[in-house]
A computed fold for a 114-nucleotide RNA from Mucilaginibacter hurinus, annotated as SAM riboswitch aptamer (S box leader). It was read from a public genome assembly, where an Rfam model found it.
């Protein structure tokens, strides 16, 4: 630091220390923060992807090895239907926008492999 798989609207904080940023990145938007942000550290907790045990074709408990503990991956941004009274055009159409519901990209994680 690449690649490939699979997950992502659920779940779960308090202390100390710090002392102005934060919600990955760019770009709007919405928020969260001097009633204390990031980070760092204890201790708690959640989940169940790796693992273990029983069971024996996918199921149950456990919690060792990772992750997580504001807001849906905070939402849009690229594309595809669908639909929509208003806009624009050269007008049996098409284009912006708009909403919905797919897919993508992208980024988190986990295992595996380089």
């Nucleotide at each position: 630091u690449g690649c490939u798989u699979a997950u992502g609207g659920a779940g779960a904080a308090a202390g100390a220390c710090g002392g102005a940023g934060g919600g990955a990145u760019u770009a709007g938007a919405c928020c969260c923060u001097g009633c204390g942000a990031a980070g760092u550290c204890u201790u708690a907790g959640c989940a169940a992807c790796c693992u273990g045990u029983a069971a024996c074709u996918u199921u149950a408990c456990a919690a060792g090895g990772u992750g997580c503990u504001a807001c849906a991956u905070u939402c849009u941004a690229c594309u595809u239907a669908a639909c929509a009274a208003a806009g624009c055009c050269g007008g049996u159409g098409g284009c912006a926008u708009g909403u919905u519901a797919g897919g993508a990209a992208a980024g988190a994680u986990a295992a595996g492999c380089g």